The part of an RNA shown here (large-subunit ribosomal RNA, domain VI) has 261 nucleotides and comes from a Planctomycetota bacterium. The prediction has a mean pLDDT of 88.

Context: one part of a larger RNA
RNA sequence: UGCAGGAGAACUGAGGGGCUUUUUCCCUAGUACGAGAGGAUUGGGAAGGACGGACCGCUGGUGUACCAGUUGUCUCGCUAGAGGCACCGCUGGGUAGCUAUGUCCGGAAAGGAUAAACGCUGAAAGCAUCUAAGCGUGAAGCUCACCCCAAAACAAGUUCUCCAUGGCUCUGCCAGAAGGCCCCCGGUAGACUACCGGGUUGAUAGGGUGUGGAUGUGAGUGCAGCAAUGCACUCAGUCGAAUACUACUAACGGCCGAAUG
Numbered sequence: 001u002g003c004a005g006g007a008g009a010a011c012u013g014a015g016g017g018g019c020u021u022u023u024u025c026c027c028u029a030g031u032a033c034g035a036g037a038g039g040a041u042u043g044g045g046a047a048g049g050a051c052g053g054a055c056c057g058c059u060g061g062u063g064u065a066c067c068a069g070u071u072g073u074c075u076c077g078c079u080a081g082a083g084g085c086a087c088c089g090c091u092g093g094g095u096a097g098c099u100a101u102g103u104c105c106g107g108a109a110a111g112g113a114u115a116a117a118c119g120c121u122g123a124a125a126g127c128a129u130c131u132a133a134g135c136g137u138g139a140a141g142c143u144c145a146c147c148c149c150a151a152a153a154c155a156a157g158u159u160c161u162c163c164a165u166g167g168c169u170c171u172g173c174c175a176g177a178a179g180g181c182c183c184c185c186g187g188u189a190g191a192c193u194a195c196c197g198g199g200u201u202g203a204u205a206g207g208g209u210g211u212g213g214a215u216g217u218g219a220g221u222g223c224a225g226c227a228a229u230g231c232a233c234u235c236a237g238u239c240g241a242a243u244a245c246u247a248c249u250a251a252c253g254g255c256c257g258a259a260u261g
Stems, first nucleotide, its partner, number of pairs: 001152001005163007015149004021049007033038001051106005059100004066093005071086006111143002117137004165175004179256004183199005204250003207246005213239003220233005
């Protein structure tokens, strides 16, 4: 821009894409078969490999604005206590998120038409013949099925819902419906865009409070000890992403948009 008014939703599916895997064991059955050795067709069930998808409750990893310990040095006048730098200084842990080696799921079943092959009926050719007319069975393959995209599928589809005037100085102008956008606060989204949530009739983000969770018992004082240090107040103190509540802070302010043939 188009899809012959303007919108908001939900669909259909032309047409595309993906998937399509395999092993072992058990029962049928030591049966059929076979002198024996050996050893099925078929049907049913179980456990795996590789591959793929999703997820983070579990097991782990990571977790550079979380917590603790600790070395050297510098600074905060000094003590104490902190902070800076040294690969995040090093070390021990670790929430959310992201993850696999973790967890769950998948390939199927069923249908249709077939290949090789096997048949039925059957002439040409009184017989015979699966084929010439006709009719079947038959594969991990084809199609369908399952999953995803999909109406620019220009034959541009379908359904539902919403809006479809007022004024004026009337070739037009002004205001402006449903709805949408810019903008703003954000994230289940994300390179940008897009998408999704919210915008005071508000819990969208930040802050605050509680809870969860992490670390592991703060500073200070007292006590014990020559001291290092230990004990008590103290399951303390501190805390990034989680969760509930709470308008304290920030969501200010603008615009477009039918009435057409």

NCBI's taxonomy places the organism under Bacteria, Pseudomonadati, Planctomycetota.